[in-house]
Source information:
c-di-GMP-I riboswitch aptamer from uncultured Marvinbryantia sp., 70 nucleotides, folded computationally. Its mean pLDDT, the model's own confidence on a scale to 100, is 86. The RNAcentral record of the sequence draws on MGnify.
RNA sequence: GCAAACUUAUCGAAAGAUAAGGACGCAAAGCCAAGGGUCUACGGUUUUAUACUAUGACAGCCGGUUGCCG
Numbered sequence: 001g002c003a004a005a006c007u008u009a010u011c012g013a014a015a016g017a018u019a020a021g022g023a024c025g026c027a028a029a030g031c032c033a034a035g036g037g038u039c040u041a042c043g044g045u046u047u048u049a050u051a052c053u054a055u056g057a058c059a060g061c062c063g064g065u066u067g068c069c070g
Base pairs, nucleotide, nucleotide: 001026002025006021007020008019009018010017011016024060030065031064032063035062036061037058038057039056043053044052045051
């Protein structure tokens, strides 16, 4: 310096995101979604199922990239 869980409000089909409060933690917890992986399934497919599927989401999963101090 950032801000997990949780609470409140809003958006969203959901995953989740944003704002306020709040700090579990993080030397990159800065940025990147056309690398890998994970999550959701409105819609579509289907054997009509508790299945499959991303155009949706996650960077505090790995990865790439930039940077502070020494």